[in-house]
Molecule: small-subunit ribosomal RNA
Organism: uncultured bacterium
RNA sequence: AAUUCGCCCUUAGAGUUUGAUCCUGGCUCAGGACGAACGCUGGCGGCGCGCCUAACACAUGCAAGUCGAACGGAGCUAUGUUGAAAGCUUGCUGGAUAUAUAGCUUAGUGGCGGACGGGUGAGUAACACGUGAGCAACCUGCCUUUCAGAGUGGAAUAACGUUUGGAAACGAACGCUAAUACCGCAUAAUGUCAGAGGAUGGCAUCAUUCUUUGACCAAAGAUUUAUCGCUGAAAGAUGGGCUCGCGGCCGAUUAGGUAGUUGGUGAGAUAAUAGCCCACCAAGCCGACGAUCGGUAGCCGGACUGAGAGGUUGAACGGCCACAUUGGGACUGAGACACGGCCCAGACUCCUACGGGAGGCAGCAGUGGGGGAUAUUGCACAAUGGGGGAAACCCUGAUGCAGCGACGCCGCGUGAGGGAAGACGGCCUUCGGGUUGUAAACCUCUGUCUUCGGGGACGAAUAAAUGACGGUACCCGAGGAGGAAGCCACGGCUAACUACGUGCCAGCAGCCGCGGUAAUACGUAGGUGGCAAGCGUUGUCCGGAAUUACUGGGUGUAAAGGGAGCGUAGGCGGGGAAGCAAGUUGAAUGUCUAAACUAUCGGCUCAACUGAUAGUCGCGUUCAAAACUGCCACUCUUGAGUGCAGUAGAGGUAGGUGGAAUUCCUAGUGUAGCGGUGAAAUGCGUAGAUAUUAGGAGGAACACCAGUGGCGAAGGCGGCCUACUGGGCUGUAACUGACGCUGAGGCUCGAAAGCGUGGGUAGCAAACAGGAUUAGAUACCCUGGUAGUCCACGCCGUAAACGAUGAUUACUAGGUGUGGGGGGACUGACCCCUUCCGUGCCGGAGUUAACACAAUAAGUAAUCCACCUGGGGAGUACGGCCGCAAGGCUGAAACUCAAAGGAAUUGACGGGGGCCCGCACAAGCAGUGGAGUAUGUGGUUUAAUUCGAAGCAACGCGAAGAACCUUACCAAGUCUUGACAUCCUUCUGACCGGUACUUAACCGUACCUUCUCUUCGGAGCAGGAGUGACAGGUGGUGCAUGGUUGUCGUCAGCUCGUGUCGUGAGAUGUUGGGUUAAGUCCCGCAACGAGCGCAACCCUUAUCUUUAGUAGCCAGCGGUCCGGCCGGGCACUCUGGAGAGACUGCCAGGGAUAACCUGGAGGAAGGUGGGGAUGACGUCAAAUCAUCAUGCCCCUUAUGAGCAGGGCUACACACGUGCUACAAUGGCGUAAACAAAGGGAGGCAGAACCGCGAGGUCGAGCAAAUCCCAAAAAUAACGUCUCAGUUCGGAUUGUAGUCUGCAACUCGACUACAUGAAGCUGGAAUCGCUAGUAAUCGCGAAUCAGAAUGUCGCGGUGAAUACGUUCCCGGGUCUUGCACUCACCGCCCGUCA
Repeated sequence: AAUUCGCCCUUAGAGUUUGAUCCUGGCUCAGGACGAACGCUGGCGGCGCGCCUAACACAUGCAAGUCGAACGGAGCUAUGUUGAAAGCUUGCUGGAUAUAUAGCUUAGUGGCGGACGGGUGAGUAACACGUGAGCAACCUGCCUUUCAGAGUGGAAUAACGUUUGGAAACGAACGCUAAUACCGCAUAAUGUCAGAGGAUGGCAUCAUUCUUUGACCAAAGAUUUAUCGCUGAAAGAUGGGCUCGCGGCCGAUUAGGUAGUUGGUGAGAUAAUAGCCCACCAAGCCGACGAUCGGUAGCCGGACUGAGAGGUUGAACGGCCACAUUGGGACUGAGACACGGCCCAGACUCCUACGGGAGGCAGCAGUGGGGGAUAUUGCACAAUGGGGGAAACCCUGAUGCAGCGACGCCGCGUGAGGGAAGACGGCCUUCGGGUUGUAAACCUCUGUCUUCGGGGACGAAUAAAUGACGGUACCCGAGGAGGAAGCCACGGCUAACUACGUGCCAGCAGCCGCGGUAAUACGUAGGUGGCAAGCGUUGUCCGGAAUUACUGGGUGUAAAGGGAGCGUAGGCGGGGAAGCAAGUUGAAUGUCUAAACUAUCGGCUCAACUGAUAGUCGCGUUCAAAACUGCCACUCUUGAGUGCAGUAGAGGUAGGUGGAAUUCCUAGUGUAGCGGUGAAAUGCGUAGAUAUUAGGAGGAACACCAGUGGCGAAGGCGGCCUACUGGGCUGUAACUGACGCUGAGGCUCGAAAGCGUGGGUAGCAAACAGGAUUAGAUACCCUGGUAGUCCACGCCGUAAACGAUGAUUACUAGGUGUGGGGGGACUGACCCCUUCCGUGCCGGAGUUAACACAAUAAGUAAUCCACCUGGGGAGUACGGCCGCAAGGCUGAAACUCAAAGGAAUUGACGGGGGCCCGCACAAGCAGUGGAGUAUGUGGUUUAAUUCGAAGCAACGCGAAGAACCUUACCAAGUCUUGACAUCCUUCUGACCGGUACUUAACCGUACCUUCUCUUCGGAGCAGGAGUGACAGGUGGUGCAUGGUUGUCGUCAGCUCGUGUCGUGAGAUGUUGGGUUAAGUCCCGCAACGAGCGCAACCCUUAUCUUUAGUAGCCAGCGGUCCGGCCGGGCACUCUGGAGAGACUGCCAGGGAUAACCUGGAGGAAGGUGGGGAUGACGUCAAAUCAUCAUGCCCCUUAUGAGCAGGGCUACACACGUGCUACAAUGGCGUAAACAAAGGGAGGCAGAACCGCGAGGUCGAGCAAAUCCCAAAAAUAACGUCUCAGUUCGGAUUGUAGUCUGCAACUCGACUACAUGAAGCUGGAAUCGCUAGUAAUCGCGAAUCAGAAUGUCGCGGUGAAUACGUUCCCGGGUCUUGCACUCACCGCCCGUCA
């Protein structure tokens, strides 16, 4: 080092489009960070940080001075010397003046420093910055080292004095004076300049150096005598200046820019190079590798984030730059074009005597202003550092510290252990309890922080002195759990749930979304979760986002291939051998300031903080290697091209030519229509159309052949002939020798429509006109018709210009057609094998989200170009370019949404398709809709007209029956533990019942009557009174529910397990071929089985057998009052049991030898015999809280309860369902016949009598196969009516009655007599019915005191029609489309409000 094995590190996602799925794609969230701000809260300490906005304006103070050892003065003090005036004690006092010395202070001259330190980020896209080089083109005060020197003169000027101007600031004139201030002369080189000669070096201009000659240039002193200064030269160090390579923003809707511009020569300027400046000369220079212009921005070390690559950023600390009120300028100086210097101009502020002056906080504090927002007019030079000075020292808002601020990071604390009666309280509750919760109380401890008292530093460098911080850190002691917890969240993402309040309100919300009366989503409380002296919110950045994709994406249909070709720049490029070393790789080295970061080890009690050591990329230099790329030259033939030989073709351009058809013209024949449509009309036609015949004119297009056939780059190209011409393919291998591929810009071509000029115009045909259709019809249909379509020339430059698929090259299973060529084999043009090029279909691997693609790739790779980055706004606006115009190309933003979209899946739907069914249509019969009336509903009315039901599937429905009751409604008058239930206390012995009074009635009062058991204690029962728990509610919510029901629909469907297929939703099974009433059965099949449905099992009806015969029956026998009445019988009818029977079992044909179908036999019945019960998964938030039950809410002297009256019965109207009719198939009358199924004791009631009748009186029989209701009616027979508003029809009304019932006024039914309305078969529309059915006729029952035309049953009479499935409605199944899925009553577009 490689390989293998093991281990470790890094890389995390979620919500949201759909009924569901996969994908694409955006939006949003979880993380981290901050010079932050805001809300609520706030114990301590350490270390940091603190105007991001107005480079806005600034009051006040401070921030740069220092040196008397450079100088002359001035002042003060001290000590000497001098000793005036004055005084008197006359030699003393006094001390002026002058002078000397010393010390101190210092305005001025002079020196050094004010170019550092400190601030800010306005400008700047630049050699400004970073990095690496260069200067042979430069400067450098103070500092260090070395060499040499400092001789001799001079003239001034501040200060000062005098005069004077001005308000001030500040000057002016005259006079005097000093210096380390200024100026001469001397001296002088390793200095400078000029000349001559040589040596060395450099890429070059040239540099260095040696010898030599000439010229020129300097100085300052102070003093305490130790030193400090001064001058020249050389060198160093430090600091600067200039040049260059490379690097780092956006916009092309900025494409051309530039005249000192680019270069040269010469002169000038500078410390120095240079158009830096100037004169002359030349015409260059920069630019798609983005010049110029516009916008934005101080740059970097670093910081934040990230796995990284990257992205964002440039506070604090450090480096560089720029700036100092705005703009310009120079002076001084070693250094400035100078923050606290000067001059000028502008703006602003201040002073002013109006003449004139002064100022510059982006220094530290501080003020106003701006703003969401950012601190003290603090202490000290003790330390570190700076300036001056010989030094002492002075100055220093640099700095060191303190103050304020949870602004950030880090650390600590708010106590620890024990403690269950699981306390009180709170909250919840299924009322049992649960939870807060060992939490508290209580017991035992501790003392961090805080408080008090005492001690008390390091930082100080020293021999000593010197500390702002600071009596601080720290240490010791004392006391006492005492003083110290909040914020946010709790629907999902996302850890954490209940109650109450609210009721689409109030509000929440980062996204999805919550809230319309049971909100874990709002507000509050309890509880819980998270973080914690903080917690949330907002803002910004990175992340997640592989959502700009270098690492690491795509373009058939999701956004995205340019309409096509040629080709420039550019990018990429075949085989062999050699060289070079640009890329590349390795090694060494320089640099990469410090800090930061990472690792390790240290210091603060830990940490933050801080110290030390090591490490990291990049750039430069040198050396090495030569595989790959590159460069240079040589060579090769397979890529590419040329030649030669063949070959197919609607390839292109021009000229010519042909026939069919349409139209028009002429002529003939001919007569009334033609034409057109769904049907018509406009139109044409008796002036002769259409039709037909012949001739002619003219334009346009080329039937058949004709083919997912051919050719072309695409657009596109179609009669035939000729000319010119482009490209392809095959064969051959003679020639060239990589000449290739792609292709930004550019150029060319480019359907149709359109435009310009000039022709042409038969047909067709925008616009337009007319006719239709229609609600309208600026359309679809019809009749006409102009541009245009055609030709020539010129524009336009776009299309679903599509294979929605860029070009080129190579590779990767097959099968089968077809067009063109070659080869082989064969007797052969056939057929067969093989090969190249083109064009189709199927299909494997692979790919794909799927659909699909699949050698003509959407597979595997390579190269180049174009294009995409959520939907809408919008291919719009503006700008630019092109165009005659129309317009084309390029191409945004504001704002707005949480989606938009692709493919596939299930269903639903379609005025899509296939198959099938149903009284669905059709064929029929009878109706409804018109009339009257009954009944229900709506509406209206009302004190109330209680409530519910609402398309089918509400409306003779709940209601199988409202006069009171019912009753729920209304008005009036009553009751309040209640009309009803349980419990407690107390009293009584009753209660019930009867009578009387009162009342509208309930209620109430009085009287009479009146308990049971007993162990005698009492118990039970009943009533009265009281108390509160409670009762009660037909009050609300059927959208909180159970149960029940309707409906699709008695339709044939609905599912599951396992398996298989699909990424998945899902599919398969269940589809297919037959068949059935049926997912019924058979066959087939990646399915095999199973369940709920269908069918069958059940009831009834139709036939028979058997059994049993009373209350049923009577064939035969007998009796008879002639009645199955009696004897008798059980044969029959019938009734009740038990059985049989029907199963496609048999036959024939069809079918697939199946299932099954058709026909037949037999049979009472034949293919589920008729009818009923029976209703899958589900749909409709279907109906019902008023049958019942029930959660929650509401009422509680009432929304409960009782009572009398009223109402539910109203009545301009509308609708539904019935009844009766309109008549002769009928009405009426008379007299006759035949049922079934029911009911009956508070009942049915015979017969008899009375009444015209309803009915009444009376009461035989019957708890029923016995008696009764009970008469069946239609029908048949006879008679009458004779087509009329009638002898039809019976409404309405009057009178008189009957019955039920406390009670028929509101508001019953019935009867008799009288009255005698509408109505003469019903518009649009619409219902039912397929056989014992429709229609028609009557009978019964439930409810019920009474009250059916309703409902539920029963039997009698008893039809017509069905060709058939085109259409209407509904349903089933398969398939297809889909932007629907709340599912077509969908979705959705435009206008208006």